[in-house]
RNA sequence: GCUUUGUUGCAGCCGAGAUCGCUUCCGGGGGGAGGCGGUACGGGGGACCCGGAGUUCGGGGCGAAUUCCUUUGUGGAUAGGGCACUUCCUGGCCCGAGCCCGUCAGCUAACCUCGUAGGCAAUUGGAAGGGUAAUA
Numbered sequence: 001g002c003u004u005u006g007u008u009g010c011a012g013c014c015g016a017g018a019u020c021g022c023u024u025c026c027g028g029g030g031g032g033a034g035g036c037g038g039u040a041c042g043g044g045g046g047a048c049c050c051g052g053a054g055u056u057c058g059g060g061g062c063g064a065a066u067u068c069c070u071u072u073g074u075g076g077a078u079a080g081g082g083c084a085c086u087u088c089c090u091g092g093c094c095c096g097a098g099c100c101c102g103u104c105a106g107c108u109a110a111c112c113u114c115g116u117a118g119g120c121a122a123u124u125g126g127a128a129g130g131g132u133a134a135u136a
Base pairs, nucleotide, nucleotide: 005136006135007134008133009132010131012120013119014118018039019038020037021036022035023034024033025032026031040116041115042114043113044112045111050106058104059101060100061099062098067077068076069075080095081094082093083092085129086128087127088126089125091123
């Protein structure tokens, strides 16, 4: 140094929403902001074939967020979604919004194009399997 076994500790979450390079500006510095490009992740448009239908009751997209009831209320339920490394079981908890295109779009290879935000603390227990650190 490597491998195996044991013990103990540790890991934030939802979401696609990350990373690298070059460059400009600000700053005393740590660093911050912008522009361009690459990679990665995500979305939209877009042939043949296939599928089909529709056109103001407009139609469509992102998203888990759809639908129903209602005494119309911080109301009740519900499809669906989330809860701390992953899976299964168990017992609980939380969400079930909003926004966009603008008369227009099924799927869809090539191709074209857009985004890389924002918000939070809703997990107990058990089993198995991984990661990392220390130690024997």
Notes
Model confidence (mean pLDDT): 79 of 100. Predicted 3D model of a 136-nucleotide RNA (c-di-AMP riboswitch aptamer (ydaO/yuaA leader)) from a Deltaproteobacteria bacterium. The source organism's lineage runs through Bacteria, Pseudomonadati, Myxococcota and Myxococcia.